Small-subunit ribosomal RNA from a Puniceicoccales bacterium, 1542 nucleotides, folded computationally.
[in-house]
RNA sequence: AAAUUUUGUACGGAGAGUUUGAUCCUGGCUCAGAGUGAACGCUGGCGGCGUGGUUAAGACAUGCAAGUCGAGCGAGAAAUUUUCUUCGGAGAAUGGAAAGCGGCAAACGGGUGAGUAACACGUAAGUAACCUGCCCUUUAGACGGGGAUAGCCUACCGAAAGGUGGAUUAAUACCGGAUGUGGGGGCUCACGGCAUAGUGGGCAACCUAAAGCUUGAAAUGGCGCUAAAGGAGGGGCUUGCGGCCUAUCAGCUAGUUGGCGGGGUAAUGGCCCACCAAGGCGAAGACGGGUAGCCGAUCUAAGAGGAUGAACGGCCACAUUGGAACUGAGACACGGUCCAAACAUCUACGGAUGGCAGCAGUUUCGAAUCAUUCACAAUGGGCGAAAGCCUGAUGGUGCGACGUCGCGUGGAGGAAGAAGGUCUUCGGAUUGUAAACUCCUGUCAUUAGGGAGCAAAAGAUGAGUUUAUAGCUCAAGUUGAGUUAACCUAAAGAGGAAGCAGUGGCAAACUCCGUGCCAGCAGCCGCGGUAAUACGGAGACUGCGAGCGUUACUCGGAUUCACUGGGCGUAAAGGGUGCGCAGGCGGUUGGAUGUGUUGAGUGUGAAAUUCUAGGGCUUAACUCUAGAGCUGCGCUCAAAACUAUCUGACUAGAGUUCCGGAGAGGUAAGCGGAAUUCCGGGUGUAGCGGUGAAAUGCGUAGAUAUCUGGAAGAACACCAAAGGCGAAGGCAGCUUACUGGAAGGGAACUGACGCUCAGGCACGAAAGCGUGGGGAGCAAAAGGGAUUAGAUACCCCUGUAGUCCACGCCCUAAAUGUUGUACACUAGGUCUUGGAAUGUCGAUCGUUUCAGGAUCCAAGCUAACGUGAUAAGUGUACCGCCUGAGGACUACGGCCGCAAGGCUAAAACUUAAAGGAAUUGACGGGGACCCGCACAAGCGGUGGAGCAUGUGGCUUAAUUCGAUGCAACGCGAAGAACCUUACCUAGGCUUGACAUGUGGGAGACAGUACGUGAAAGCGUAUCUUCCUUCGGGACUGCCACACAGGUGCUGCAUGGCUGUCGUCAGCUCGUGUCGUGAGAUGUUCGGUUAAGUCCGGCAACGAGCGCAACCCUCGUUCUUAGUUACCAGCGGAUAAAGCCGGGGACUCUAGGAAGACAAACUCAAAUUGAGAGUGGGAAGGUGGGGAUGACGUCAAGUCCGUAUGGCCCUUACGUCUAGGGCUGCACACGUGCUACAAUGCCCGGUACAAAGGGAAGCAAGACCGCGAGGUGGAGCAAAUCCUAAAAGCCGGGCUCAGUUCGGAUUGAAGUCUGCAAUUCGACUUCAUGAAGCCGGAAUCGCUAGUAAUGGUACAUCAGCUACGGUACCGUGAAUACGUUCCCGGGUCUUGUACACACCGCCCGUCAAGUCAUGAAAGCCGGUCUCACCCAAAGUAUGCCAGGCUAACCGCAAGGAAGCAGCAUCCUAAGGUGAGGUUGGUGAUUGGGACUAAGUCGUAACAAGGUAGCCCUAGGGGAACCUGGGGCUGGAUCACCUCCUUU
Repeated sequence: AAAUUUUGUACGGAGAGUUUGAUCCUGGCUCAGAGUGAACGCUGGCGGCGUGGUUAAGACAUGCAAGUCGAGCGAGAAAUUUUCUUCGGAGAAUGGAAAGCGGCAAACGGGUGAGUAACACGUAAGUAACCUGCCCUUUAGACGGGGAUAGCCUACCGAAAGGUGGAUUAAUACCGGAUGUGGGGGCUCACGGCAUAGUGGGCAACCUAAAGCUUGAAAUGGCGCUAAAGGAGGGGCUUGCGGCCUAUCAGCUAGUUGGCGGGGUAAUGGCCCACCAAGGCGAAGACGGGUAGCCGAUCUAAGAGGAUGAACGGCCACAUUGGAACUGAGACACGGUCCAAACAUCUACGGAUGGCAGCAGUUUCGAAUCAUUCACAAUGGGCGAAAGCCUGAUGGUGCGACGUCGCGUGGAGGAAGAAGGUCUUCGGAUUGUAAACUCCUGUCAUUAGGGAGCAAAAGAUGAGUUUAUAGCUCAAGUUGAGUUAACCUAAAGAGGAAGCAGUGGCAAACUCCGUGCCAGCAGCCGCGGUAAUACGGAGACUGCGAGCGUUACUCGGAUUCACUGGGCGUAAAGGGUGCGCAGGCGGUUGGAUGUGUUGAGUGUGAAAUUCUAGGGCUUAACUCUAGAGCUGCGCUCAAAACUAUCUGACUAGAGUUCCGGAGAGGUAAGCGGAAUUCCGGGUGUAGCGGUGAAAUGCGUAGAUAUCUGGAAGAACACCAAAGGCGAAGGCAGCUUACUGGAAGGGAACUGACGCUCAGGCACGAAAGCGUGGGGAGCAAAAGGGAUUAGAUACCCCUGUAGUCCACGCCCUAAAUGUUGUACACUAGGUCUUGGAAUGUCGAUCGUUUCAGGAUCCAAGCUAACGUGAUAAGUGUACCGCCUGAGGACUACGGCCGCAAGGCUAAAACUUAAAGGAAUUGACGGGGACCCGCACAAGCGGUGGAGCAUGUGGCUUAAUUCGAUGCAACGCGAAGAACCUUACCUAGGCUUGACAUGUGGGAGACAGUACGUGAAAGCGUAUCUUCCUUCGGGACUGCCACACAGGUGCUGCAUGGCUGUCGUCAGCUCGUGUCGUGAGAUGUUCGGUUAAGUCCGGCAACGAGCGCAACCCUCGUUCUUAGUUACCAGCGGAUAAAGCCGGGGACUCUAGGAAGACAAACUCAAAUUGAGAGUGGGAAGGUGGGGAUGACGUCAAGUCCGUAUGGCCCUUACGUCUAGGGCUGCACACGUGCUACAAUGCCCGGUACAAAGGGAAGCAAGACCGCGAGGUGGAGCAAAUCCUAAAAGCCGGGCUCAGUUCGGAUUGAAGUCUGCAAUUCGACUUCAUGAAGCCGGAAUCGCUAGUAAUGGUACAUCAGCUACGGUACCGUGAAUACGUUCCCGGGUCUUGUACACACCGCCCGUCAAGUCAUGAAAGCCGGUCUCACCCAAAGUAUGCCAGGCUAACCGCAAGGAAGCAGCAUCCUAAGGUGAGGUUGGUGAUUGGGACUAAGUCGUAACAAGGUAGCCCUAGGGGAACCUGGGGCUGGAUCACCUCCUUU
């Protein structure tokens, strides 16, 4: 010395909420921080230090803020002393007020920020272009004269302010003369410089000064005066650089730019003037407009920056507004002058006066900002010799929490965790050691006492030194506004001293009550519609604390204007394209210079501020000292890599020449065939045409069709392709002429000539415009026909501009690859166009290479999608553009255009989002696949009739309540005459109809009887108990209190239960993997299944809830058991009968087993799974049926089943009773029954079930009644008894009719139940005999023991409205080709502006209200410019006849000179006219924005039902529609091509 390590110190950059169902991004809005000359709200103990009209540069009463000098001058009041006195007074001395002449100061100090965008300020220079009173240093002087004037006195004018005349007087006032150290001017020499009036020397006959005062006995003293030189400090002028907005201000300028010569100034200069020239400034922003004092600094920030310019300090400007000069060293002068204007005051109306943006103060304005204080004691200033005087500068005090700093409002102990408050799950928790209580302390405030420092001096006195009363030193003594202070001591007593905001998230801190989308809150998101941590109150808690919040403003966060430090494919953003001047940037290699650049030194960067280290106030704030810093600018020296300039060279960039090829590149001319239409002619006959279907239209006057001939215009099939060319727009039949560009190959040449490009120039689809042509087809507008609720559309029939050509305009498009141009670099694969090389005898194929056109991908990039050598990768250069959404591709202004319009381009106001990409769902009048009695194929119904029943509606005192698409409506209700019952009317009761408990007092209660009443109830009478430890208890009334009670509300506070999608096949998880993430994968795919059933494959592997199976039942067999069931065999018995003995075989009963699993075979092969068929089997592909219902959806249903939070009622919304109602009837709907008949009805006979029920019950046989039923009661608590089939079958009748069908309705008579049958029961008999002859649109169920059809039983129940519901058995079909369509569902995929999820979202007119804004005939202001008129004061210049005049000259007259005056130039204010610009207002009018539920439609989002959008033109109530061209930022299907994989 370097590296490494360790230690210490200092400094140092945080995010969050909000777009979505969720995500990532873009992007704005908002918050947390710091600050302020602040204000407002609530509150308020003390002190220190600061600070205080930000608004009206509005107006100001009153007082003060600049005077001083008698040692410059004259005169001199009061007062004091004294003298005289006629007592009135007079004189003298001291004294020195007020005023005057004179000197100095008043240009400082103090205030304010209006103006000013400028050499005003800052910084650095220059002045060889300058000035400077007082002060300092040096040199030289100060002689001798003169005339006035103010004051005072006097006369007069005026209201006043003030003024005029006369007489008289002094100076450091004024004026001649002398002298000239010097200075100035002139001439000359030298040096030097920058073009200049530089410096130094010399010469001469020119010019040029002065004042005295004072002390003392005196002086060479002191203070002044004059001239000169130098200094210090101060100032003037000039210059480089720096710092606001606006281009919707692009051209400005005549003293303008320069020169020559003058004038003027202290001095340069167009500063001014005459003449000459025509210049000067400007996109690096002139000129104009707006705003603004500038800086040191202050606030903020990590910094870079951004904002500000209070207080303190520097500079500038201003002093009521405008103009002007005078005096002076200095002013164009805040407390001076003159003039004009406005305002105010006084007035005798004739005239005067004033200027707080000095300090206080008043008024006005405003959200808002103080005392009409003390003192010159200190610091400083003016004058003076000094004492001193003056000083609203300054020093102090006062007021204001306005800011900042410090202190206090007590400390320790103290659990029965007191009381009170609040909450509560009623147990408790919390307030809370908090309080009380005990022991202490004494800061601040209070009282009393003491008590520094700021004071050093000057002066005067004394002493020393000295020539000295100079100066210096020493001594003693004097001076304080603040000050009743700081500080100290003592006393008393916790005594006098805490609030504000917040508590949904951001963001620390939670509960109760009240309120009920109200009242209100809110910074953003957002709270509030009956359980609000969000409103209001309370308690508790959190934060800060003599403050705390709010509002306003600044910076920050905001990397949200991005230098540090952003972007532009789709989010905002690439100009439509090229050429190109200025500008920016620029290849290789030398030399020179030293512009930028770098280093060193030096000057400056005021002080204060900031930072660091110390010091002083008890600490801190504050303040003092020192250092650092002030990132800047100037000067000097040095370096030479890069940059720049000059100069020389090079060839890799760029360009030129040659050769052979490619091309719809451009312009012009000519030619061609197919097709359409029209015209002529022929053939030919009734239609053609058009559509989803039609019609308008054409056609018997001959269309369409077909043949032939002709005319005209426009466009160019096939080739043809993602192919080619062009800068883009764009370009397509063929030929010719002219012409631009690109690519390849080779050689030579020039030598950086290049890249980009603001302005500029040129080109620029379609539509449109002008003039003239042309016009076949197509086709805006228009007409007609359809469709439709309408249809200004989509569809159809016509059809004009236009489309075409020439010339001239327009200048815009989704002009897009939504991707600026140029250059360089960075893996590959494939295809294709043009050229070249290689290879080959020559080719093809192949390989290589250059230039294009495509596509798939690595890395990388990207928010993702994607891009990926044709970059959106990595870099460079230059240009354009963006900064939330809307307003707005707009208004105004300007430019362009014939017009249409284009280019450029705001603001007010509104809003918290708007947006991009991707994800999961949902949806689609998108797609694919699959399933279901979904359709189809069938059978039978409903809808029509009558009746039953439920609902709606209507009615009513009440017709209780609920259920309301599927999934309410024969539902809750498996049964309303009373009861039920919840409703209505009426009458009652009030601890209650019911439960528990407490206290008091009484007694049995029950029962019986009576009165009243509709009953309940009310009232009366009678009768009296049991246990006992004798206290009482049980029980029952009464009184009082807790409480009971509520089918009252909220199913949107709930539990539970249920419906539904749906018995659909789905719904999820763990781990792993992929993705920034939401999420994906698994679960998709290929098969298969009833099934996410199973198999295969696969970045997935597994698992769960569902499916299936396990459960019940039916079907087969076996086994066990055998009564009440059964009866084959054996026996008995009867009229008959399992009737009996018996039996255990059969049926059956009810326990247990077996059986079915795609098991076997074939299809079938290399396999799995699965399927088809076959056999066997009682049963075959989940055998039939049932139970079983995933995650979830519908705030689905139920508070009237029960339970339950909250709310509500409490002599009633509780409870009891009677009667009524729930059954009410113009009507509408649902669900059923019975029918309309002959496959039927009626009559007679006759056969066969299953499953149930039965004691307040089922009830047989028997008897009575036509019957319902009655009488009576064997049997049965049941495989024992009872209840019991119908259709069917057999026989007979009816014969197609409103009937022997059908049975409603009505009349009469009955039966049964029941307290009761009227409202309001069922059934029976007789009589009556309605509608109805198979049902419009529409619609329902069912796939096999099913539909259809027949009866039976049961629950509820006294009875019944049951034709309902739930079960049971009997008889017993038809059809399914199939998945196009309707409905519902599942999976995958696609689009989406939907996510409350299509019952979604959403557009425009119209109508209403509010707001801001544009236009508008005009009207009224501000400001600026130009032209002209008038022109004050004043400087300058000129005149000076006439008027006036002390100094000099002259003996005098007079002269010189001066004053007033007059004139001219300039000019403020004023006036007139014309413009520019800006603001206000304005009948009416245009669009815009916003506003829970207005009107009309439905344009967009899905193929949004006609794909949408862009430009343009026309049309229309409106969204919009149509034409032309363009785009994909269009779905779906098909085809072509290419790629990927095998």
It was read from a public genome assembly. The source organism's lineage runs through Bacteria, Pseudomonadati, Verrucomicrobiota, Opitutia and Puniceicoccales. The coordinates come from a structure-prediction model, not an experiment, and the mean pLDDT is 83.